This is a predicted structure of a 164-nucleotide RNA (Lysine riboswitch aptamer) from a pig gut metagenome. It matches the Rfam family "Lysine riboswitch aptamer". Gene Ontology term of the family: lysine biosynthetic process. The family has 47 seed sequences and 3,224 matches in Rfam 15.1.

Order: sequence, then structure tokens, then C1' cells
RNA sequence: GGUAGAGGUUGCGUGUUUUAUGAGUAAUUUUUUGGAUGUGACAGGCACAGUAGAAGGAAAAUGAAAGGAAAAAACGCCGAAAGAUUCAGGUUCCCUGUAGCCGGUUUCUUGGGCAUACAGUUAAGAACUGUAUGACUGUCAUCAGUUGCUGAUGGGGCGCUAUC
Repeated sequence: GGUAGAGGUUGCGUGUUUUAUGAGUAAUUUUUUGGAUGUGACAGGCACAGUAGAAGGAAAAUGAAAGGAAAAAACGCCGAAAGAUUCAGGUUCCCUGUAGCCGGUUUCUUGGGCAUACAGUUAAGAACUGUAUGACUGUCAUCAGUUGCUGAUGGGGCGCUAUC
């Protein structure tokens, strides 16, 4: 250097189907009130709607969706993957800037899942992300022992095991 594997039945990820939530919410129509603003993600510009009645309030009728979540089987895998960050690109919009979203890219961090606390995202208490703590688990090194097992200390996946 090549090849093949292991950690767990709560390892990681992807899309499909179903279900609940989102929500009797947004939105539309009608009636009434109101009496000058409102819409295009936000700001500026510009455009459009509006006294033939804007925004807002009340009542009635109709009535969603997306992201996220759960279950089942399937598929791809074991830096699987996740997060932060650099660079340009696409998109949300008619233009500029900001902000958000999407897939690449540079660098850095994290062995893995779980619980708790705080912070962020979210409609949400669910879930996800980050940090810290705790025990558990897998592996390697050193030491010790009652020796393919146990205990203590420490390390990381650019690692570990087997083989060529």
C1' cells in the first nucleotide's frame, strides 16, 4: 500500500407507503363594524390595489399545505455520518442590499449510543443540533491479578483486527 471484517438488534444514512400532529390554523367567500392605508421575505426604490371603501375587529360557511415526527419493509454503508467554517453558484423578488433555503467546496472537531442541564431551531412539551457532566459499551497501549477473564490509568476512527 491492497483486500476482507468488527463495535449495536436502540450503529449511521436515504427515499417510498401509511398514520398522527400541524389545525378547525393559514387562506377564500358573504354579512357587519371601521374610515386610509395595504401588498410584493425585510429595508430602500419601483410597481400594483384602495372613499365604487384599505388595514384592523366580530359572525357564518368552506377548508388546506410544507418542514419536522412515528411505524413497516427495502436499499446503501462502518467517517458510516454529524457540526462549525472558507469560497463561488442557484433560489425566495421587478432592481439593489440584508436575511433565509439548496447542493458543491476549503479547513477544523467528534469512537458509539443513552440520561441530565443549558442554549439554538421548530406550531410544539416531540424530535434535531451544540456545549458540559455522568455511568455504559467497543477497541488499543501500560501495569497488576485468581490469565483469551477481571481491575486501574490513559489514548483515538488518517484508529483497530485478520490477511497478502